[in-house]
A computed fold for a 155-nucleotide RNA, annotated as glmS glucosamine-6-phosphate activated ribozyme aptamer. It matches the Rfam family "glmS glucosamine-6-phosphate activated ribozyme aptamer". It is annotated as a riboswitch. About the family: This entry contains a glucosamine-6-phosphate activated ribozyme that is found in the mRNA for GlmS. GlmS is an enzyme that uses fructose-6-phosphate and glutamine to generate glucosamine-6-phosphate.
RNA sequence: GAUCAUAUCUUAGCGCUAGUCCUGCAGCCGUGCAGCUGCAGGGGACGAGGAGAAGGUUGUCGAAUAGUCAGCGGAUGCCUUCCGGCCGCUCCGGCCGAUAGAAGCCUCUAAAGCCCGCAUGCGAGUGCGGGGACAGAUGAGGUGGGGGAGCACAG
Numbered sequence: 001g002a003u004c005a006u007a008u009c010u011u012a013g014c015g016c017u018a019g020u021c022c023u024g025c026a027g028c029c030g031u032g033c034a035g036c037u038g039c040a041g042g043g044g045a046c047g048a049g050g051a052g053a054a055g056g057u058u059g060u061c062g063a064a065u066a067g068u069c070a071g072c073g074g075a076u077g078c079c080u081u082c083c084g085g086c087c088g089c090u091c092c093g094g095c096c097g098a099u100a101g102a103a104g105c106c107u108c109u110a111a112a113g114c115c116c117g118c119a120u121g122c123g124a125g126u127g128c129g130g131g132g133a134c135a136g137a138u139g140a141g142g143u144g145g146g147g148g149a150g151c152a153c154a155g
Base pairs, nucleotide, nucleotide: 014073015072016071017070019069021042022041023040024039025038026037027036028035046062047061048060052082053081054080055079056078057077083097084096085095086094087093088151089150090149091148092147104143105142106141107140108139114131115130116129117128118127119126120125
């Protein structure tokens, strides 16, 4: 230096869990598959999309017989300002963010859920593989589309 193995970290619809829901065990309630208490656990967001900087802010889109409840933290959204790009240049104004032109129109794109199976756990569940579908958007591609004043240049 290269290769291999192992461990750890990063990963942003992301992480967490004092409510709540669920499971196991023990105890209590005359009995107890109900209830209550304790202990130990489990679930608690499915993908798509998204980053110039600072501050602020309960921060996009749809899927799902839907607890994806409630809450905390974070956050690439949005607003303001600054910086930058574009509209010939400058100012105003507008649209954007180094892939730097909005609206409108056309086209395109998912994962979970579901079915089958494997592993693991007493269990609630968890991890994984296979099968076949189905979105929307401010996303992607195409189309579309560039203001006022002054100046410069050209005719």